[in-house]
Context: one part of a larger RNA
């Protein structure tokens, strides 16, 4: 040169105005408008953390500015269980102990016994309400299980079965969610037409129902029956009848209850979950144990101990940090579409990737 060039570059360009509080407000808070995420930046857990949760009072420090705010400082409060999880069982595996062989061992795909170890198995709970902060735990209502005792019934009781299982494909049943149509209720716009939005509900438990498969009876096919496909048959096909037999399914009850300001209906489509059935493949054949069923009923009692707050992440975890990194599982509406893709939106969240 010069207080000059510049202060875009993480696909979130995100705020703006007004009110409140205050000594003080771009940053806290409320409202309006405007934006962003929307297989997430929403919701629920595990691990891990450990009070960070809620309330009141603060601002020296922490916060890359400010701060009246806070995951910060101070004080007080908060985690309620027979039925959620642990506790029980075993798996890979780990450990302890006894013991055999050998002269001996650090040797032996040695032997016996025991304990521990979930990511698997497993007795039983749902709906609503409630707190500043907990809730399948409290309260209300309605249920269920274990063990013990008493009583009734029964004489069986232990054989058998379940637990108990690969991968892929397919058929049927089918709920939630969604969509379509109509009625009804509420709301918005419009104000003679009409249009749009939302709702029209409810669990566990208990009872009843059944498709396929199978079994039995009947029947009697010499080419018939049947499937999406493979197939079946005188060792008895089709047809007809009976028995057995599924869902987190349907119907009834639960519910003279709960929820809703109210209405608190109907028909259909397509279907996660769940249930039934069939097929294909394997030089791979896809755990074990506890426990349960088999094995009735009534009444009374019994159910200890540990966890339970909160975060679960672009600030509560692991990375020295409020770190653009890393971190397992579950839920996921609409338009669009093959789709959990793109894009846009809902519920919800956010404007602090400070």
């Nucleotide at each position: 040169u010069a207080g000059u060039a510049g202060c875009a570059g993480c696909g979130u360009u995100a705020g703006u105005c007004g009110g409140g509080u205050u000594g003080a407000a771009a940053u806290c808070u409320c409202g309006a408008c405007g934006g962003c995420c929307g297989u997430a930046a929403g919701g629920g857990c595990a691990a891990g953390g450990g009070u960070u949760c809620c309330u009141c009072g603060g601002c020296a420090a922490u916060g890359u500015u400010u701060a009246u705010c806070a995951g910060c400082c101070g004080a007080g409060g908060g985690u309620u269980a027979g039925c959620c999880g642990g506790u029980c069982c075993u798996a890979a595996g780990u450990c302890c102990u006894c013991u055999c062989g050998u002269a001996a061992c650090u040797c032996g795909c040695g032997g016996g016994g025991g304990a521990c170890a979930a990511u698997g198995g497993g007795a039983a709970a749902c709906a609503g309400g409630u707190u500043a902060a907990u809730a399948u735990u409290c309260c209300u209502g309605u249920g269920c299980c274990u063990c013990c005792g008493u009583c009734c019934a029964c004489u069986c009781a232990a054989a058998g079965c379940c637990g108990a299982c690969g991968u892929c494909c397919u058929g049927g049943g089918g709920u939630a969610u969604g969509c379509c149509a109509a009625g009804c209720c509420g709301g918005g716009c419009a104000a003679u037409c009409g249009c749009c939005c939302g709702g029209u509900c409810g669990a566990a438990g208990c009872g009843u129902c059944c498709a396929a498969c199978g079994u039995c009876g009947u029947g009697g096919a010499a080419g018939c029956c049947g499937u999406a496909a493979u197939g079946g048959c005188a060792c008895g096909a089709a047809g007809c009848g009976a028995c057995c037999g599924a869902a987190u399914g349907a119907c009834g009850u639960g519910a003279u209850c709960g929820g809703g300001c109210a209405a608190c209906u109907u028909g259909g489509c397509g279907c996660a979950a769940c249930c039934c059935a069939g097929g294909a493949c394997c030089c791979g054949u896809g755990a074990a144990a506890a426990g349960g069923c088999g094995a009735g009923g009534a009444c009374g009692g019994u159910g200890a101990c540990c966890g339970u707050a909160c975060c679960c992440a672009g600030a509560a975890c692991c990375g020295a940090c409020a770190c653009a990194g890393g971190u397992g599982c579950c839920c996921u509406g609409g338009c669009g579409g093959a789709g959990a893709a793109a894009g846009c939106c809902a519920a919800g969240g956010c404007c602090u990737g400070u």